[in-house]
Context: one part of a larger RNA
């Protein structure tokens, strides 16, 4: 000087609390341990691992395993020394595929053998092989917490210390007052971006006339103005305003910690494999299944389930696409092809829940839908391992979940429903954004957890 305390003051955080919904109990789906297997590749493993790497495992990916092949596919520029004029393409046999054997065609030239082209040696080359504790670069967590630090000075023998301590204040080491300090640099704010008010100006594919939108440019909020307090800094409260005290989101992440993650994104040091630890390939695993854990999704019912009627959105994507009408089919679909590189068309009259009207009337049911059985459709060379979806049929567990635990302070929570990335299709119930409907509660910091200051006490560094 730090760490730390079942030490203390004084402060903060969905920390408790007060609320509303949820895991933990069924049943599916996903990741994972764990067992199994020829292989179930590999990393991640308190918080910070487990719907993570993966934004798409039927081949492919794919790194795994069997089995079949090969010795250089793809890059570099060679070096030696043979070969013979090709390589490519065409066919045949042979095979599950690669791939091996053959046959057929066929060059340029100064004819030197040079370009190329094949074969052997060499030196390259490949390796998701170790080794994140050699590393770059990324990235988690404390943490968007308020801190980390420097020059000069002053003190200290000296490690150090002060500045940075105290009062007050603030979301903040924001400010303000006082001080052996005085100033400064990272961070904080504030500069960006979006969002809500308004004004101009421009515009067609929106509306029809004065409007909406969509782009720009400005405008506004500054504790600026009252009123209370205070030395100030501010603090409460009011006016006025769409908007009030950081107006609401986002981006930003200090010095450092965790030999935290990642050599399988990429990049690199070492080391190690070279007829194999490198390559094609075909078939399988990565999808196993006594069990355990993690996160979801349905749901267990009447505030709700079916049938009908009928309302109201942002936000996205679309040419190897996105695909209307019409017409076929319970339906998935399937023809068909208008339009539209899209404020025009089309996905998609784009919504779902809300609302009206009837059924059910508390039942394991007209709840619930696993699961299983036929029969389809689409995708894609190919759905046996192993895809999605449709009809019909069959209807399981579950009657609200032990000890425990999790989100959430407002357009949030909680419901409801949209689209996008990836993507031939799809295991999506996951991700990531959209808007629709819309609460409840905060006495309050004594307790739990985590952080921040100052202070103690230490046998820890």
């Nucleotide at each position: 000087a730090g760490a730390c305390g079942g030490g203390g003051g004084c402060u903060c955080g969905c920390a408790c609390a007060a609320g509303c919904g949820g895991u933990g109990g069924a049943g599916c789906a996903c990741g994972c341990g764990g067992u199994u297997c020829a292989a179930u590749u590999c990393g991640a493993u308190a918080a910070c691992g487990a719907g993570c790497g993966g934004g798409g495992a039927a081949c492919c990916u794919u790194a795994c395993c069997a089995g079949g092949g090969u010795u250089c596919a793809a890059a570099u520029a060679c070096u030696a020394g043979c070969u013979g004029c090709a390589a490519a393409c065409u066919c045949u046999a042979u095979g599950a595929a690669a791939g091996u054997a053959g046959a057929g065609c066929u060059u340029c030239u100064u004819c030197g053998a040079g370009a190329g082209u094949g074969c052997u040696a060499g030196a390259u080359a490949g390796g998701u092989g170790u080794u994140g504790c050699a590393u770059g670069g990324u990235c988690g967590c404390c943490g968007u917490c308020a801190g980390c630090u420097c020059g000069u000075g002053a003190c200290g023998u000296g490690a150090g210390u002060u500045g940075u301590a105290c009062c007050c204040u603030u979301a903040a080491g924001u400010g303000g007052g006082g001080u052996a300090a005085c100033g400064a640099g990272c961070g904080c704010a504030a500069c960006c971006c979006u969002u809500g008010u308004c004004g101009u100006g421009u515009g067609u594919u929106a509306a029809a006339u004065g409007u909406a939108c969509a782009c720009a440019c400005g405008a506004g909020a500054c504790u600026g103005c009252c009123u209370a307090u205070g030395u100030a800094a501010g603090u409460a409260g009011g006016a006025g305003g769409a908007a009030g005290g950081u107006g609401g989101g986002g981006a930003c992440g200090a010095c450092g910690u965790c030999a935290g993650a990642u050599c399988a994104g990429c990049a690199u040091g070492a080391c190690u494999c070279u007829u194999a630890c490198g390559c094609c390939c075909u078939g399988g695993g990565c999808g196993a299944c006594a069990c355990g854990c993690a996160u979801g999704c349905u749901a267990c019912a009447a505030u709700g389930g079916g049938c009908g009627g009928a309302a109201c959105a942002a936000a996205g994507g679309g040419a190897a696409g996105c695909g209307a009408a019409g017409c076929c089919g319970c339906g998935a679909g399937g023809u068909g092809g208008a339009g539209c590189a899209a404020a025009u068309c089309c996905c998609a009259u784009c919504a779902a829940a809300a609302c009206c009207g009837c059924c059910c009337u508390c039942a394991g049911u007209u709840c619930g839908g696993a699961u299983u059985g036929c029969a389809g459709g689409c995708u894609g060379c190919a759905a046996c391992c192993c895809g999605c979806c449709u009809g019909c049929a069959u209807g399981a567990a579950g009657c609200c979940g032990g000890a425990a635990u999790c989100g959430c302070u407002a357009g949030u929570a909680a419901c409801c429903g949209u689209g996008c990335a990836u993507c031939a299709g799809c295991c999506a119930c996951g991700g990531c954004a959209c808007g629709g409907u819309g609460a409840a509660u905060a006495c309050g910091u004594u307790c739990u957890c985590g952080a921040g200051c100052c202070u103690u006490g230490u046998a820890c560094u």
Molecule: small-subunit ribosomal RNA, 3' major domain
Organism: uncultured Gammaproteobacteria bacterium